[in-house]
RNA sequence: GAACUGGAGAGUUUGAUCCUGGCUCAGAGCGAACGUUAGCGGCGGGCCUAACACAUGCAAGUCGAACGAGAAAGCCCUUCGGGGUGAGUACAGUGGCGCACGGGUGAGUAACGCGUAGGUAAUCUACCCUCAGGCGGGGGAUAACGUUCCGAAAGGGACGCUAAUACCGCAUAAGACCACAGUCUCUGCGGAGACAGUGGGAAAAGAUGGCCUCUCCUUGGAAGCUAUCACCAGAGGAUGAGCCUGCGUCCCAUCAGCUUGUUGGUAAGGUAACGGCUUACCAAGGCGAAGACGGGUAGCUGGUCUGAGAGGAUGAUCAGCCACACUGGCACUGGAACACGGGCCAGACUCCUACGGGAGGCAGCAGUGAGGAAUAUUGGGCAAUGGGCGCAAGCCUGACCCAGCCACGCCGCGUGAGUGAUGAAGGCCUUCGGGUUGUAAAGCUCUGUGGGGAAGGAAGAAAAAGCGUUGGAAUAAUACCCAACGCCUUGACGGUACUUCCUUAGCAAGCACCGGCUAACUCUGUGCCAGCAGCCGCGGUAAGACAGAGGGUGCAAACGUUGCUCGGAAUUACUGGGCGUAAAGCGCGUGUAGGCGGAUACGCAAGUCGGGUGUGAAAGCCCCGGGCUCAACCUGGGAACUGCAUUCGAAACUGCGUAUCUCGAGUACUGGAGAGGGAAGCGGAAUUCCCGGUGUAGAGGUGAAAUUCGUAGAUAUCGGGAGGAACACCAGUGGCGAAGGCGACUUUCUGGCACAUUCCUGACGCUGAGGAGCGAAAGCGUGGGUAGCGAACGGGAUUAGAUACCCCGGUAGUCCACGCCGUAAACGAUGGAUACUAGGUGUAGGAGGUAUCGACCCCUUCUGUGCCGGAGUUAACACAUUAAGUAUCCCGCCUGGGGAGUACGGUCGCAAGGCUGAAACUCAAAGGAAUUGACGGGGGCCCGCACAAGUGGUGGAGCAUGUGGUUUAAUUCGACGCUACGCGAAGAACCUUACCUGGACUUGACAUGGACUGGAAUGUACUGGAGACAGUGCAGCCUUCGGGCUAGUUCACAGGUGCUGCAUGGCUGUCGUCAGCUCGUGCCGUGAGGUGUUGGGUUAAGUCCCGCAACGAGCGCAACCCUUACUCUUAGUUGCCAUCGGGUAAUGCCGGGCACUCUAGGGGGACCGCCAGCACAAGCUGGAGGAAGGUGGGGAUGACGUCAAGUCAGCAUGGCCCUUACGUCCAGGGCUACACACGUGCUACAAUGGCCGGUACAGAGAGCAGCCAACCCGCGAGGGGGAGCGAAUCUCAUAAAGCCGGUCUCAGUUCGGAUUGCAGGCUGCAACUCGCCUGCAUGAAGCCGGAAUCACUAGUAACCGCAGAUCAGCUACGCUGCGGUGAAUACGUUCCCGGGCCUUGUACACACCGCCCGUCACGUCACGAAAGCUAGUUGCACCCGAAGUCGCUGGGCUAACCGCAAGGAAGCAGGUGCCGAAGGUGUGAUUGGUGAUUGGGACGAAGUCGUAACAAGGUAGCCGUAUCGGAAGGUGCGGCUGGAUCACCUCCUUU
Repeated sequence: GAACUGGAGAGUUUGAUCCUGGCUCAGAGCGAACGUUAGCGGCGGGCCUAACACAUGCAAGUCGAACGAGAAAGCCCUUCGGGGUGAGUACAGUGGCGCACGGGUGAGUAACGCGUAGGUAAUCUACCCUCAGGCGGGGGAUAACGUUCCGAAAGGGACGCUAAUACCGCAUAAGACCACAGUCUCUGCGGAGACAGUGGGAAAAGAUGGCCUCUCCUUGGAAGCUAUCACCAGAGGAUGAGCCUGCGUCCCAUCAGCUUGUUGGUAAGGUAACGGCUUACCAAGGCGAAGACGGGUAGCUGGUCUGAGAGGAUGAUCAGCCACACUGGCACUGGAACACGGGCCAGACUCCUACGGGAGGCAGCAGUGAGGAAUAUUGGGCAAUGGGCGCAAGCCUGACCCAGCCACGCCGCGUGAGUGAUGAAGGCCUUCGGGUUGUAAAGCUCUGUGGGGAAGGAAGAAAAAGCGUUGGAAUAAUACCCAACGCCUUGACGGUACUUCCUUAGCAAGCACCGGCUAACUCUGUGCCAGCAGCCGCGGUAAGACAGAGGGUGCAAACGUUGCUCGGAAUUACUGGGCGUAAAGCGCGUGUAGGCGGAUACGCAAGUCGGGUGUGAAAGCCCCGGGCUCAACCUGGGAACUGCAUUCGAAACUGCGUAUCUCGAGUACUGGAGAGGGAAGCGGAAUUCCCGGUGUAGAGGUGAAAUUCGUAGAUAUCGGGAGGAACACCAGUGGCGAAGGCGACUUUCUGGCACAUUCCUGACGCUGAGGAGCGAAAGCGUGGGUAGCGAACGGGAUUAGAUACCCCGGUAGUCCACGCCGUAAACGAUGGAUACUAGGUGUAGGAGGUAUCGACCCCUUCUGUGCCGGAGUUAACACAUUAAGUAUCCCGCCUGGGGAGUACGGUCGCAAGGCUGAAACUCAAAGGAAUUGACGGGGGCCCGCACAAGUGGUGGAGCAUGUGGUUUAAUUCGACGCUACGCGAAGAACCUUACCUGGACUUGACAUGGACUGGAAUGUACUGGAGACAGUGCAGCCUUCGGGCUAGUUCACAGGUGCUGCAUGGCUGUCGUCAGCUCGUGCCGUGAGGUGUUGGGUUAAGUCCCGCAACGAGCGCAACCCUUACUCUUAGUUGCCAUCGGGUAAUGCCGGGCACUCUAGGGGGACCGCCAGCACAAGCUGGAGGAAGGUGGGGAUGACGUCAAGUCAGCAUGGCCCUUACGUCCAGGGCUACACACGUGCUACAAUGGCCGGUACAGAGAGCAGCCAACCCGCGAGGGGGAGCGAAUCUCAUAAAGCCGGUCUCAGUUCGGAUUGCAGGCUGCAACUCGCCUGCAUGAAGCCGGAAUCACUAGUAACCGCAGAUCAGCUACGCUGCGGUGAAUACGUUCCCGGGCCUUGUACACACCGCCCGUCACGUCACGAAAGCUAGUUGCACCCGAAGUCGCUGGGCUAACCGCAAGGAAGCAGGUGCCGAAGGUGUGAUUGGUGAUUGGGACGAAGUCGUAACAAGGUAGCCGUAUCGGAAGGUGCGGCUGGAUCACCUCCUUU
C1' cells in the first nucleotide's frame, strides 16, 4: 500500500527403535441418490440412464398500402322480385418477405472441430445506413374460379376465363463486368491500385397519401408534381458468413511402418472463392520414433471444483463455437441450407385402408410408456424484454415473463424471553452418604417473528404507441420528421409484496456420534453367539467398541450413509523424490541420431531482458461502491485475464557467423612392465591302462561296514610302453584385460597401457535412445577325441523311509574344430566423463634427485592397486582423492507385497529357452539397518555329586503306601515333567466327610436387628422310631424394674467344601544360596539403547585389586543371629564326687564340697595376624603356633524377576449361581472296590549271615482324661496292682548294631517271611464291610534283578537302633528329630545335564516345545488355454443399383424471342452414360461373449506326507544351467559371500 494474506497432521509393520513403504482417516465440493426427520420465506437448480418409442394439444407466420376473385349467419328495409348492412370482412389462391433466426440435444467427431494469433492481393453478404444515378416502352401466360372426369382416402387429370410489385423481350446505361492494349504507384514479386483508350454484352415495378402552377376533361379528377414505402444499376459502410495458416488440444508402441488422387506439375472443368475439389496426361513422390498408420475414449472453450502455489479433476445451469434432427444417401429453392416442425429415394418401425394405395418422425413446450438409485405441470400471459411480417393499427411467438411440484443447493427467520432451589416428582447411577438429569420443569412476569383471521394496498414493475396542442428544421404544404406539454388506454404474476389490527406460549426439533485417530461414559443384557467395523481392531461371563437405557458431544430444518473429484500424497517429485544393503545401474565396451561442451576478439539479434501498440467477448473470480429490512441474489465502475501477435530498444549469458589460441583431445620419437589376445611347436611330474620281472594273501573303502578287486596272483615294488587332460614350487588383497576372463616353455602375428621428452594438429571433446559386436558355466548341431573326474543310471550302506548326504562303479559331458545359445550372486550388488575437497601406511610399473667405484638405503614425482582415518555424507551399517563428499553433463532404471518375470501378443532361437511384458483377484503389510533378549547339533572362559573315580540303591520278588485306569448308587475334591504320585492327609471303623442311598427341617445347625406373643435358663425321666425327631411328664429364676436369658410367629436375613487360582489378597514351590538385578547424575547414540556392570587378574561370590567417560548409590554376596568344636569367668540343684567323714551286699546313699564333668548366662579365641616364596596390588602356595586355618562344620536367611506354576477345599475376598435347597439334621454305605500300569518305600534273597545264651556303651525327647515303677498272674499280647512324678529329681527306658561263647554249612535251607487257619489280647457306643497286637500252625514269590535310572565328597555314604508330633485305637514300613559304628574315591573337565560371564549368527520375540517349505485332499473365487459356437466392428474383391446432380441424345412436345414463311434459337418430358446409398456374394483382420475339458494362482482356527530354509538349521546357503525324484528337493558344472568355526598368511592399529 483498493484489487498482497499464504503451506498443521494422525493411525497402522517391531518386544522396543530409526528408516523405507503402502493402506486408512480428519478438509472442501456435487445437476446427486438412499435412510430417519421436517415450521416459514427469498434466490437459484431439476432425465447425468434409452441420440429408446411416442397418444394428445400447442411451438412460424404475416402483408388487401402487390394481385384477381369474393361469401354466409345475424340485423335493418322491402313495392316480396329483392335491396342495404355485415364487408371488400372471413376462407382459399397468385405474389412478396420470413421460415438458414429463436428453441433442443451431444449421437458422431482426436478434426483447422475447438482455443488463440494472423491471412484472404483467393471471397460472398438479403434486410439496414451513407453517397451519387436510374425507374422508358411493350408482350404472352397462369393459379384462384367455372364445367367435367378418376380415386375409399391422400390426391390427381382434361377443357375454358383472368390479374399483378408473377414471367419475358426491346430501349437507355457508367467510373460496374468481359476482351485487347498503355502509363504511374505499391508489392509478400504471385499480383494489386489509380488514370485515361477501343470494342462487347447486361436493369428496373409499382403502391398509398397530398396538391392543382403548367396540359387535358373540367363538381372534381387524369397526366403531372410532391411525400412516403417499394424497385434497378454502381460505390462505400455496417453486420454476418466461407476459405487458408502458425501454435496448443486424451490414452495405448503388446498399433512401426503408412499412402495410388496418393505427393507434385500441366491443361481443362467446377465453386462466391484458393485448392486433387474433380478429370486427363506427365513425374515418383509424400508422411513417420519430435510417434505416421492403427485401436480405444471424448463435442471444444470461457469457466467450474480443489489446491499455498505449480498442478490435478471436470465441461450441468449461463455465454461463444461446432455437430446432429428416426437411420443412410441426394439435390432443389434461396443472400445464406444440402434445411429439426421443406422435398426426393432407400431402410427399420408405427398408424390408416374399400387391399388398389396412402400417412408419420417431440434431441421444441407440456405430457405418456420404457430404462433407471434418480430428475417436475398435458398451468397462465404476450403486461414486460426480444423476434417475424406490416406504412400502421395490429397479428404470431411453449423464445420469454410468471405461476405449480421437489429441503436438490445456497441464504435468512422461527420453534419463545426473564425470573424461578422444597435443588420437586419420575428416570439413571451409587461407595447407600449421595450424585445426575437440573433453572431444566412446575409456578410467576412478559413478548408476538412465523402460522390463523380481518382491513388497507391495482405502491414498485410503465416506458412507449395512439390522439391533441405548441415549437423547430425542411417543404409548394398545415403531410412526413424532431422536441415539449396535455389527453386516453394497456398487468399474466395477484388481492401478491408491504403496512396495520386481532388471536394465543398457544401450532412448529430432529439426526448422527461417544475404544484410539476424534469432541463426548456409565449401567444392564449378550457370552467368538448375536452383532460392529473407515483403518487399527472389538465380542470366548465383570464389553466405555455388540444391543437397550440414562447421561454426554456435535450439527441443526436438517442430520447421517453411499457414490464421485481434488486435497492431505514430496505416493510420478517443474516447483519437489530416489537407485551399495530398503523397489531401482543395462553383463561389457563400440558407436548413429540426440543432448551437453575449453580460451580470446568482433559482428548478428533466434533465445533472453525492457518499453509501446493491438488483442485477450460478456458473464464469472477479486476490489471499491449501489439496490432488495440483512444475507443469498442483483447491479455500476475498476482490477485481473500470468497468453498471443506486432513494433522499438539492450547485448552480459546461450545461440549463429568470422578470425585467432593451446591448457581438453589426438599424433610423433626413445627406452619399459605384463597369466592381454591368436597360431604353431615342444617339456617334465602325476593319474590310468598295457607288457615284463620280484612277490603273496589280502587289498580297497568307511563313523563302522558292505558292494568292489584279488590264488586265473591283486595291493605293494622295479623296468618298459601307450594315451589324454592339466600345468606343482615360483605365487604375492602381485600383474594384464572393457567385461567375461587370462598361469609350464619356445617361436611368430597382434591389441592396449604407464612414464619421460614436448615436435605437430587446433576443440578434432563427453555421453549415447535405437543398431551392430564381445560375452563364465551349463546346454544344442556336425565331426573328432576320451587319461582323470563325473549329472543320469546300477549296486552297497545309513534310515521309520532315504528317489539324499557316505562308499564301489559309471554314460552324456568335461577336451579339439566349426556353428548356435546370450544367460549368472555376469557383484564393488556402487553407469560413464570432468573438476574440486586433510592426511598416514603398504605394494606394482616408470622417471628424477642425493650419495657411491657400483648396487642398495634415503628423498621427490606420475600412473595402477590395497588398508586405516578427518571433514562431509548416510536410516544405520558404513563410504571417505579408487567417495556413497561438493558440483556440472549425458544415458539406464524404480514407484507397496503377492499374483509374476507369469499369461496373451510380438520377436529371436534347431531346441532348451531368451528379450519385451500385463490384468483379474488378494493382503495390510512386505522390507532395510541397528537394539535388547532368547536360542544354536557356534566359539572362548568358569562353576555344580554334572560327568569321571568310588560306595550303596531303584528297575526283577512279596508286602505297605500314593497315583492312573477300570468298576461303582458313591468309590468326595485338589495336585500332573524336573517343581504331581508315603503330596494337601502330624492318624478316613462312627465322627472326620465335602460323596452315595434313604428319612426329616425351612428365619433354618450358626450371627445381628425390628415387631408381636409367651416363658427363667436349664436339668432329668418315659414312650414311638434306625436316628434325626415327635409326644408326655417331673424339677426349676435373678433383677438396680431399664433388663438379662429363652421359646413361638413374622420381617430383614442366615447358610453353601456350589463355579471362576485365567477377577484377587495372603502364603508356597521352582530356576537358586545361582551371582546376579538395578538406579541417580554425567558421557555416547537421531533413536531403541549403551556406558557404569566390559577389559587384565583374583575369589565361593558384581569378593577384592588394577585399568577405564565415568563417578557414586541401592537390592543381592559376605558379615551381624542360632548351634557345634577350645577355653576363661560367674552360678552350683534336681547335676557332679577329687579331697574329708559316715553308711551299704551294692549304688553320691548321707554329711559335706563345687575342684572336675555337666548345666546356662557372660567373655576370650582366627585376622592371611606371623614366617617363607610368588605377585604392581588384590591375592595364592607352603610352614609355624593353635582346640580350630584360610567361609572351621551345620542352620536360619532366598535379590529383580520367570512359570496366567499351586491353592476360592486352610483363611480372606470381587463377580456369578442355589434359597421347602446346591442350605441344615440323621441312619447306613462309600473314600479301604481290582483283569491292569507307574512312582515312593519296607522286608528279603543269606555265612561280613540266621538262631540261642551271656554282656557293654548313647543322645534327644515326651508325660496328669498322662507317663506309669516295684511286686503278682499269663508262653505272650496283656491283666492285676498302686509307689513316684506337672519332672537335670519320677516314669516311658532293656538302646541296637557291637563284644564273648555255641549252633547251622550252601540247601529255596534253622535263609525268606507273604498267605491262610485256629485261639487270644487291647482300644472304643461299635472292629462285618474296615483296626492294631499276641500265641500255635501254615510256610508263597524270591538265589542280587533287562533296557534304563537315583543318592552321596567326611563324622558324609552305608549299617544300627531310640524318641516325638498327629492320636481312644491304628494301617507308621510314612514323616520329623536323635545319637551309635563308620568307609571308599575325585586322574581330570573331552563328553551328558544344569548354571554364570564375554563373543558370534538368526527369517525366533507366545522367544527352538520357535519359525517355516512344497505335493496331496476339501471348499470358494477370479484368470489363462481349448474342438468349437456366437455377436459386433472393419479391410479387400465382385454383383446389383434407388433418388439425384452432371454429361450425351434430338425420335416426341412447346405461349413469349427471331423469321414473310418454312423454320430457327431456347426449353420440357423421354432415352442413355459416369458416379452413387442401401442390399447381396466371397475372403481376410480384429474385439467381445460362451465352451466339454484342462492349467496354474489366491484365499480358507485346528486334514495327510515329509523337513527344504532361518543357528555351521544338523550335507553352509544362494545364482545360472542341465538332469532326476511323491513333495519340499537332490546331484553335476561354473560363479557369489548376502557363510559359521578353527588354523595359517598378508595388511593395519596400539605399545
This is a predicted structure of a 1551-nucleotide RNA (small-subunit ribosomal RNA) from Polyangiaceae bacterium LLY-WYZ-15_(1-7). Rfam family: Bacterial small subunit ribosomal RNA. Gene Ontology terms of the family: structural constituent of ribosome and ribosome. The coordinates come from a structure-prediction model, not an experiment, and the mean pLDDT is 83. The RNAcentral record of the sequence draws on ENA and SILVA.